[in-house]
Context: one part of a larger RNA
Molecule: small-subunit ribosomal RNA, central domain
Organism: uncultured bacterium
RNA sequence: CUGGGCUUAAAGGGCGCGUAGGCGGUGGAGUAAGUCUGGGGUGGAAUCUUACGGCUUAACUGUAAGACUGCCCUGGAAACUACUUUACUUGAGUCGGACAGGGGAAGGCGGAAUUCCAGGUGUAGCGGUGAAAUGCGUAGAUAUCUGGAGGAAGGCCUGUGGCGAAGGCGGUCUUCUGGGUCUUGACUGACGCUGAGGCGCGAAAGCGUGGGGAGCAAACAGGAUUAGAUACCCUGGUAGUCCACGCCCUAAACGGUGGGCAUUAGGUGUGGGAUCUGUAAGGGUUCCGUGCCGAAGGGAAACCAUUAAAUGCCCCGCCUGGGAAGUACGGCCGCAAGGUUGAAACUC
Numbered sequence: 001c002u003g004g005g006c007u008u009a010a011a012g013g014g015c016g017c018g019u020a021g022g023c024g025g026u027g028g029a030g031u032a033a034g035u036c037u038g039g040g041g042u043g044g045a046a047u048c049u050u051a052c053g054g055c056u057u058a059a060c061u062g063u064a065a066g067a068c069u070g071c072c073c074u075g076g077a078a079a080c081u082a083c084u085u086u087a088c089u090u091g092a093g094u095c096g097g098a099c100a101g102g103g104g105a106a107g108g109c110g111g112a113a114u115u116c117c118a119g120g121u122g123u124a125g126c127g128g129u130g131a132a133a134u135g136c137g138u139a140g141a142u143a144u145c146u147g148g149a150g151g152a153a154g155g156c157c158u159g160u161g162g163c164g165a166a167g168g169c170g171g172u173c174u175u176c177u178g179g180g181u182c183u184u185g186a187c188u189g190a191c192g193c194u195g196a197g198g199c200g201c202g203a204a205a206g207c208g209u210g211g212g213g214a215g216c217a218a219a220c221a222g223g224a225u226u227a228g229a230u231a232c233c234c235u236g237g238u239a240g241u242c243c244a245c246g247c248c249c250u251a252a253a254c255g256g257u258g259g260g261c262a263u264u265a266g267g268u269g270u271g272g273g274a275u276c277u278g279u280a281a282g283g284g285u286u287c288c289g290u291g292c293c294g295a296a297g298g299g300a301a302a303c304c305a306u307u308a309a310a311u312g313c314c315c316c317g318c319c320u321g322g323g324a325a326g327u328a329c330g331g332c333c334g335c336a337a338g339g340u341u342g343a344a345a346c347u348c
Base pairs, nucleotide, nucleotide: 004319005318006317007302008301012316014201015200016199017198021194022193023192025088026087027086028085029084030083031082033081034080035077036076037075038074039073040072041071042070048066049065050064051063052062053061054060091191092188093187094186095185096183097182098181099180103177104176105175106174107173108172109171115149116148117147118146119145120144121143125136126135162169163168206247207246208245209244210243211242215241216240220236221235222234223233258315259314260313261312262311263310266293267292268291269290270289271288272287273286274285275284276283277282297304298303321348322347323346330341331340332339333338
């Protein structure tokens, strides 16, 4: 390479936007590059295949034919691909109307609770555990009441419920803003799908500068436990957690399942819309989402099954025995931590 694969055996890129490229709806006309066909030329010899010969046979070898699957020139065909042109509306999109939503950003506001501060009441304990101790408290703690400060987080509603491409998003109000669904016609007329590179986004932790700091809490200190206890438990406690700006770019970034289109039984729940019916309660049809159960089919099985892991097509990424190793070296990126790309010897 041919081939086989990627839920769990090795293997889906963390996620988007999009460049090149690859692939691409329906009808007509044209061209003839691909394609098909006729003719001509060429395709060295040897080798190869077949037939018949020569050495006693074979290997070896001679002659002839074939083959040399290719290339070039030329005549033709026009279904398919391609190209040019023209038309179309079902793919895609635009406009109108309606709707749901923790989608994003900024700013304001409110309540509960913890902690702290001040004051009142009040007195000997509080706290903590398996049991304790460290710790706090007669300089008045804990408890309780009033007032104040400050930071963080959003109880109930809350739901295999919603939104987002993913990461993720939850008090409430305002402003700005992205996407989606349904529905009626009208419009554009293939404008599409995917996407190597590239660009952007990307939890937590971590880093830089400046703020902030209530609670929690790596490190650290002490008390316990224990043979020991650099832990689990307890009392404290600093980075951090929070905000702004700038980096980092990883994850069990998981549905361990890339994206798109089409086709292939149903049943049942739930979110959003349209429509029909009904006084209503409800019911029917239909579109979009989200679960469960299951036919055919698939699968090594577990299981998947119109939200496919079924049946097909298109495009991208990735895998090729275990360890060494996501290491070394080099490149690129980063302030650093490190990230990314990514071997081999050796060994089983």